[in-house]
RNA sequence: AGCUGAAUCCAAACGUGACAUUUGGAACGGGGGAUUAUAUUGGGGUGAAUCACGUGGUUCUCCACGUGUAGGACGACACCUGUCCGAAUCCGGCAACUAACCUCGUAAGCUAAGAAAGGUGGAA
Numbered sequence: 001a002g003c004u005g006a007a008u009c010c011a012a013a014c015g016u017g018a019c020a021u022u023u024g025g026a027a028c029g030g031g032g033g034a035u036u037a038u039a040u041u042g043g044g045g046u047g048a049a050u051c052a053c054g055u056g057g058u059u060c061u062c063c064a065c066g067u068g069u070a071g072g073a074c075g076a077c078a079c080c081u082g083u084c085c086g087a088a089u090c091c092g093g094c095a096a097c098u099a100a101c102c103u104c105g106u107a108a109g110c111u112a113a114g115a116a117a118g119g120u121g122g123a124a
Stems, first nucleotide, its partner, number of pairs: 001111004008026006027106006042094001043091004051068007071085004077121005
C1' cells in the first nucleotide's frame, strides 16, 4: 500500500502524541422471538468449510489418514482457463418461519520467495 473476512468508522476518557484499553454512537454481520406450520430415532447456530468413498482404530456415534466433493476465494461486475481453501467452534435436550420486541459480534490470518495469476467483455 493492499488481500481474505461482518470484523470498519467517529466521538469521549486515559495520555505530550500515537498504539492499546474503556465507554458511547454510526455502519456492517449474526442469533432469539407470535398468530400459524411441523413432528421428536436428539436437535440447532456461526462459517465457503458440506457430503461420499477407501484403510485403520472404535460397540455405535465418532476419531486418524487418504482420495474426491457441495460450496467459497483469487481488485467493480460477468464469463473462461488455472491456482488455492474446503477449517474451527458454540448452545446443551432447546430454537422452522416470524411483526413488535430482545440480544450478540466487529476477531484472526496473509502478501515482493507475491495464483493478489492469465484471458475475453466491461463500469467508474